[in-house]
RNA sequence: GCUAGUGGCGAACGGGUGAGUAACACGUGAGCAACCUGCCGGGAAGUGGGGGAUAACUCGCCGAAAGGCGGAUUAAUACCGCAUACGGCCAUCCGGUGCAUACCGGAGAAGCCAAAGUCGCAAGACGCUUUCCGAUGGGCUCGCGACCUAUCAGCUAGUUGGCGGGGUAACGGCCCACCAAGGCGAUGACGGGUAGCUGGUCUGAGGGGACGACCAGCCACACUGGAACUGAGACACGGUCCAGACACCUACGGGUGGCAGCAGUCGAGAAUCUUUCACAAUGGGCGAAAGCCUGAUGGAGCGACGCCGCGUGGAGGAUGAAGGUCUUCGGAUCGUAAACUCCUGUCAUUGGGGAACAAGGCCCUGCGCAAGCGGGGAUUGAUAGUACCCGAAGAGGAAGAGACGGCUAACUCUGUGCCAGCAGCCGCGGUAAUACAGAGGUCUCAAGCGUUGUUCGGAUUCACUGGGCGUAAAGGAUGCGUAGGCGGUCGGCUAAGUCACAUGUGAAAUCUCGGGGCUCAACCCCGAAACUGCAUGCGAUACUGGCUGGCUCGAGGGCCGGAGAGGAGACUGGAAUUCACGGUGUAGCAGUGAAAUGCGUGGAUAUCGUGAGGAACGCCAGUGGCGAAAGCGGGUCUCUGGACGGCACCUGACGCUGAGGCAUGAAGGCCAGGGGAGCGAACGGGAUUAGAUACCCCGGUAGUCCUGGCAGUAAACGGUGCACGCUUGGUAUGGGUGGAAUCGACCCCUUCCGUGCCGGAGCUAACGCGUUAAGCGUGCCGCCUGGGGAGUACGGCCGCAAGGUUAAAACUCAAAGAAAUUGACGGGGGCCCGCACAAGCGGUGGAGUAUGUGGCUUAAUUCGAUGCAACGCGAAGAACCUUACCUGGCCUUGACAUGCCGGAAUCAACCCGCUGAAAGGUGGGGGAUUGCCCGCAAGGGUGUAACCGGCACAGGUGCUGCAUGGCUGUCGUCAGCUCGUGUCGUGAGAUGUUGGGUUAAGUCCCGCAACGAGCGCAACCCCUGUGAGCUGUUGCCAUCCCCGAUUCGUCGGGAGGCACUCUGCUCAGACUGCCCAGUCAAGCUGGGAGGAAGGUGGGGACGACGUCAAGUCAGUAUGGCCCUUACGGCCAGGGCUGCACACGUACUACAAUGCCCGGCACAGUGUGAACCGAAACCGCGAGGUGGAGGAAAUCCCUAAAACCGGGCCCAGUUCGGAUCGGAGGCUGCAACUCGCCUCCGUGAAGUCGGAAUCGCUAGUAAUGGCGCAUCAGCUACGGCGCCGUGAAUACGUUCCCGGGCCUUGUACACACCGCCCGUCACAUCAUGGGAGUCGUUUGUACCCGAAGCACGCGCACCAACCCGCAAGGGAGGGAGCGUUCGAAGGUAUGAGCAGUAACUGGGAUGAAGUCGGAACAAGGUA
Repeated sequence: GCUAGUGGCGAACGGGUGAGUAACACGUGAGCAACCUGCCGGGAAGUGGGGGAUAACUCGCCGAAAGGCGGAUUAAUACCGCAUACGGCCAUCCGGUGCAUACCGGAGAAGCCAAAGUCGCAAGACGCUUUCCGAUGGGCUCGCGACCUAUCAGCUAGUUGGCGGGGUAACGGCCCACCAAGGCGAUGACGGGUAGCUGGUCUGAGGGGACGACCAGCCACACUGGAACUGAGACACGGUCCAGACACCUACGGGUGGCAGCAGUCGAGAAUCUUUCACAAUGGGCGAAAGCCUGAUGGAGCGACGCCGCGUGGAGGAUGAAGGUCUUCGGAUCGUAAACUCCUGUCAUUGGGGAACAAGGCCCUGCGCAAGCGGGGAUUGAUAGUACCCGAAGAGGAAGAGACGGCUAACUCUGUGCCAGCAGCCGCGGUAAUACAGAGGUCUCAAGCGUUGUUCGGAUUCACUGGGCGUAAAGGAUGCGUAGGCGGUCGGCUAAGUCACAUGUGAAAUCUCGGGGCUCAACCCCGAAACUGCAUGCGAUACUGGCUGGCUCGAGGGCCGGAGAGGAGACUGGAAUUCACGGUGUAGCAGUGAAAUGCGUGGAUAUCGUGAGGAACGCCAGUGGCGAAAGCGGGUCUCUGGACGGCACCUGACGCUGAGGCAUGAAGGCCAGGGGAGCGAACGGGAUUAGAUACCCCGGUAGUCCUGGCAGUAAACGGUGCACGCUUGGUAUGGGUGGAAUCGACCCCUUCCGUGCCGGAGCUAACGCGUUAAGCGUGCCGCCUGGGGAGUACGGCCGCAAGGUUAAAACUCAAAGAAAUUGACGGGGGCCCGCACAAGCGGUGGAGUAUGUGGCUUAAUUCGAUGCAACGCGAAGAACCUUACCUGGCCUUGACAUGCCGGAAUCAACCCGCUGAAAGGUGGGGGAUUGCCCGCAAGGGUGUAACCGGCACAGGUGCUGCAUGGCUGUCGUCAGCUCGUGUCGUGAGAUGUUGGGUUAAGUCCCGCAACGAGCGCAACCCCUGUGAGCUGUUGCCAUCCCCGAUUCGUCGGGAGGCACUCUGCUCAGACUGCCCAGUCAAGCUGGGAGGAAGGUGGGGACGACGUCAAGUCAGUAUGGCCCUUACGGCCAGGGCUGCACACGUACUACAAUGCCCGGCACAGUGUGAACCGAAACCGCGAGGUGGAGGAAAUCCCUAAAACCGGGCCCAGUUCGGAUCGGAGGCUGCAACUCGCCUCCGUGAAGUCGGAAUCGCUAGUAAUGGCGCAUCAGCUACGGCGCCGUGAAUACGUUCCCGGGCCUUGUACACACCGCCCGUCACAUCAUGGGAGUCGUUUGUACCCGAAGCACGCGCACCAACCCGCAAGGGAGGGAGCGUUCGAAGGUAUGAGCAGUAACUGGGAUGAAGUCGGAACAAGGUA
């Protein structure tokens, strides 16, 4: 020096974790007179003398090991007697104190109790023993505080207390024996669930709510369960024993282990670090000390996990570069951003310097008795060559994430097309998406940004601060009353609440304020304040409480009085219904929307009489009365409750409310016994109906009635709890008192109680309430907290049952709801219009044909229009063209526009060929325009129209009318729709615009919180009806004149004229102006006069705010998308014309008011030059020839019906004309598909039209013809116009349809073509029941019973002490055994909780399922 052992101290601290624990575990404040405390500080005293062992070591044995056994030997501060006793324990006494069992101080008998040495020469030091005090740490007790659940309501046997004992450091049922029968609980016991508690943390204005990481205090735990030992301290994280589970070792016999210490590993998981450095500092243990130990600690490492600081550059810089994006193609934007120029140098990089945290300890030394104080010396740093400092270089190395529909700050393009996707809520996406995806841009944060989870806030949305309950969720069905809460007035006492002051405590940290230290900050340090609490002391006494004494106004009582369907019992009455019997009497009765079932000739109904029986009580009767509510109605009697008025006699706060509790409680229901006339669930039948398990009808059982019992609900409603006080009124009514007056009790006035209506303030979201509050206040109770699930399930309680009561959750929705508003709607109401009905005339629907549409067909039958409001519509002209469709042939800068580039001067135009169906292709001829410059010219250069080639582009009747403009239809020529200001209302909104009249009219008048105004109505405009003036050619011709003709009637022409007709222009006229009447205020209405016209004279143009995503992208325009040798363009042919059918609109008819033939009269609008076309001639005719005249009041076209005459004679005809045959004509390049017309022949259906349906109210309907546009022609019988002839009817507004105004209801608001309910079917989800089954927690009884403590026995065995010389014995110890207790385990039987399950119940949800049609309107039966 190392190592094992003996001995001492430590190992009970420090470190970890939060399983358990709802408890004196924690927090806070007290108490222990019921306690302990090693080491530490202080005081007192002592440390004498002996003895016997035992590890180590050694030897032997067993075992694989772990380990064990035995022999021999040895030391101590290990162990054991003895001595000593300041002292301690202890009976008793004295004094003091206390609320007290008692405590403190003093005295004190007997008895009992100690010790260890080591170092040093020594002094002495460190120890040791007894004891007292202190300090520190602990133990025990108590008050108060802090989770959820009552679907846990009763719990408890050592349980509660006592006496005695045991035990402990100590009190105590802590334990035991005995005795008593207690103890706890709605102020929540017991049970279940959850949870470590606190300082504090997060949040919030605060009150509060949520949480308990880090740091700090306390507790609990250490693989699970149990147990003790040692010790000052443990029932002991890295100790022991036992049992169990797990893991490991094994020689299979047996052993070993416990990271919730620091690192680290694995598993689980969305997720959580280095198997690091150092004891240098701080702290701990041991030691005299050096020192050793210390994963405590100090450091470093990893992680944007958080907080804080810093950087990624600064300044200048406009061709606003390139590029990206957008674009209205001009530009805008990214954007001073970049480039570029000039700077700076943080961080990082690199070179150099380089810390603090160090004081102690040690050695030497001075002073001091010592503790200690001072001087000198050599040393001690993990962090760390880190922080920091200096130098160097270079803008060099350093920006992302989310968002951009609203909330919420930030917008465009593209892609996509209810797809893909987004989404916190609302919601986006179905072809222009600021919402998806990408991009550009923008916004917000920034070394972060978002997402997810969680907490508080917002949320006065559990409301203490700070909510509500008539209708939104919410008043208990009603009363009596227990606990509780609250409580009149005047004194006295008290001082619990309350208030003031003081004291103690309220740990530190945190938070706040002040200050300080790291360059700042985060962070840290110092100080202050705060810690709102608890306790104690001393005060105050207004209020509350307590005790006590009074008072009378609250409350109650007494006396007097009247009102009442208040209750119970008994008795009794009449009307009516039904039934029975008898009489009269005959064919019906009854019933309904209409019927039928039913009753009736066996005599009903009707009617009279008599009787039976049950139920209900007409008139009075009321907006009335009584009762707590339910409820109470003929009359009388008995018993009985309450309210009200008057008197002011008594009591003296006796009061209010009322969780539980008890009682009462409509109808229906149940049990038992009666009763049963009428009514009448169920049921039967008849009707209705698509059905009709209904509504209506005929029957009819329970029930309805009585007695006794149960049930206990309701829209048990005033949807309004009870009580008290206060707060303007009017009016009516029931009951009572008083006053004046009177014959009187009437009327009137007053007052109290009750019941209503209206209404003020106030309240209310509004509606409304309003002294009977829903106003203003107080007290107490009940109840509410989004809708559905659900008043359901489970559990409990009650019930005979039906069921009642208490009462959830999963899941699901973004609402459910209230009141009011505006609309719309109603099988709601009122008023009023319209050819809406009615009255009337003529049609459609039947026939044939034409035309449009659907459908079908097709290569194509192009497209659009689709209830009214598409369908003779776009079409006012489809044989080609048109034409958009189909087939085929062709073209590709294009049939057409603009620009650019290039070409060639012959390619164009033009002419002629070939091919072809044409388009086109191809060949030949032909030769055109010129400007400017240079040049004499030749010529060159440049430019240009056309051409060719190329590039931009053209083109599209391709899509979207749901992207649009414009235009149009429709409601509807309906009378409405709005605005400004004011007023009312919180508001939506109302008022105006409603009301009384009136009108065609929101037309006008009156009234009115409205006053005005606009768009509509009307008027102004046009046509037409009367007159006047002007105008007179191409219009007109009455009179007069001339010429000609003449059948003498007159005709033609001219002159002349503008009188008339007429053309056109301009005026006049009509305004309810006048009269009468009605109402009488006015408007207006009815009648009349005059007038051409009379109340808008007739007609037209003109269409409010708006509705229908109405119609049109194919008229044009136009955003977007799409096509580009085709979805463009050209051409030929075909198609749009197809035909089993169906519909719409028309034409022609069915005939005699007609048809046919002949004769004959009278229009107007208009048209005409590639046009209208006369006369004349030809043709039966369509038409042809012809060409006068006419760019037109000049020429052309000009009527038909009517009328006259004749025929037909009621028939499929002399009706009707389809269809077909033939012959012609016209247009056109061309009439086959596919034109029109004429003639001859043919002669179909059809004899007036089912259900149903349309138009029209006067120059209208009906009927007749004529003109025009489009157009070569025409399928026109269509459309738009014109004129001729020319009616009937309207009582009236009940009904159908549409509309206007007011009002009412509403669950409708894409608005009744609305909304919406239930079964069934399917899918998904969660859930209840369920024979059972699995798990978990726990109670009770019993069995077994480890370790261990205690007790008993203890003959194996044993050194210390005693006796004995010794052997040996004794005392004592003691293995072992036994007993009580006792973990785990076992058996049996309960309870709680959770899972699962065939099957089963309902529930929720789900674009397009089925059946009906319950609710919302009078919802069609409120």
Annotation
A computed fold for a 1422-nucleotide RNA from a metagenome, annotated as small-subunit ribosomal RNA. It matches the Rfam family "Bacterial small subunit ribosomal RNA". Its family is annotated with structural constituent of ribosome and ribosome in the Gene Ontology. The sequence is in RNAcentral, with records from SILVA.